[in-house]
Molecule: Bacterial RNase P class A
Organism: Gammaproteobacteria bacterium
């Protein structure tokens, strides 16, 4: 100065006027109950203070929380899948190992087990498994031809051996080399591969070293299986309490040991009646509703993820859904988008601007 890799922060800003919602304090006031003190729920003035995200998105995962419930055990489903550690918990995170890309900073991995069994591996090819020979190579007979005639070479039929060399093909039955052989093969030999023992270093995955064995077809499990570990369910329209209304309504089946009890089946416990259509009423309001596995700064331990301690902060609670609208300056000229039980993650969409740290390549000094 260029090119890149990796984290982090920001998401227009200021004023002034007007509006719109929640808490709170002070006044004035309505209803309904009252034990006449009050309570419960509203209205209006009028001060203080607050008012959408980094993803509020997707509803992919794990919760707390509520109810079934006085509450268990299996099965079967269903998830997770190197190794250690963080967490309330996880399919998140951090930190290794392996194995891929990358010249590198760096990034991605559905990463347990094929010697328990079952399937698959199109087309090409001889052949993909109970292996085999398309072209070859060698070598016995047998016929024909040459020749330098007790021998060779050469064409063709057949018998035996063969899988090194060519083809197919994503993969061809261990890989290179080397000696043997009539020609080939782990046939034998040294390397690498692979099994099996076994030392070292490491908490583990793993790494590596030494021994021995000539030692068998490969891939596939994001195919079915098989091993290890986790695992009721339904969901804030959960689920409470108040107020009001109705037609203690009709019908059909189980039925006294039969029903029925928040996925499905058995057991066990527990209730004592279910269950299905048909019709009829009421759908108002409170609560739940925001103090949390809470944020933020600092010290201490840790490679880190995050723990511990001490100080400080309160940071929206709407219900047809609240934060707007006009001026006016500024400037990096504004993107992708609106909570609705909470949180803790991953995923996906992001204009622009700003900061740290690492890698490479060029010039100058």
């Nucleotide at each position: 100065g260029a090119a890149g890799c990796u984290g982090g922060c920001u998401g227009g800003a200021c004023a002034a006027u007007c509006g719109c919602u929640g808490u709170u304090g002070a006044g004035c006031u309505u209803u309904a109950u009252u034990u006449c003190g009050a309570u419960a729920a509203g209205g209006u003035u009028u001060g203080a203070g607050g008012g959408a995200g980094g993803a509020a998105a997707g509803u992919c995962c794990g919760g707390a929380c509520u109810u079934c419930a006085a509450a268990g055990g299996g099965c079967a489903g269903g998830g997770u899948g190197c190794c250690a550690g963080g967490u309330a918990a996880c399919a998140c995170c951090u930190g290794g190992a392996a194995g891929g890309u990358g010249a590198a900073a760096a990034c991605c991995u559905a990463u347990g087990g094929a010697a328990a069994g079952u399937g698959c591996c199109a087309c090409a090819g001889a052949a993909a498994a109970u292996a085999u020979a398309c072209c070859g190579c060698u070598u016995g007979a047998c016929u024909g031809u040459u020749c330098u005639u007790u021998g060779a070479g050469u064409a063709g039929u057949u018998g035996a051996g063969u899988a090194a060399g060519g083809g197919u093909g994503a993969a061809a039955u261990g890989g290179u080399g080397c000696g043997g052989u009539a020609a080939g093969a782990g046939c034998g030999c040294a390397c690498c591969g692979c099994g099996c023992u076994g030392g070292u270093g490491g908490u583990a995955a793993c790494a590596u070293c030494a021994g021995u064995g000539g030692c068998a077809g490969g891939g596939u499990a994001a195919a079915c299986c098989c091993c290890a570990c986790c695992u009721g369910a339904a969901g804030c329209a959960a689920g409470a309490c108040c107020a009001a209304a109705u037609a203690g309504g009709g019908a059909u089946c189980c039925u006294g040991a039969g029903g029925c009890g928040u996925g499905g089946c058995c057991c066990a416990c527990g209730c004592u009646g279910g269950a299905u259509c048909c019709g009829g009423g009421u759908a108002g309001g409170u609560c739940g509703c925001a103090u949390g596995a809470g944020g933020c700064u600092u010290a201490u331990g840790g490679u880190g993820a995050c723990a511990u301690a001490a100080g400080u902060c309160c940071u929206a609670g709407a219900u047809g859904a609240a934060u707007g609208a006009u001026u006016g300056u500024c400037c990096u000229c504004g993107a992708c988008a609106g909570a609705a039980u909470c949180c803790g993650g991953c995923u996906u969409a992001u204009a622009g601007g700003c900061c740290a740290g690492c890698u490479u390549c060029a010039a100058c000094u």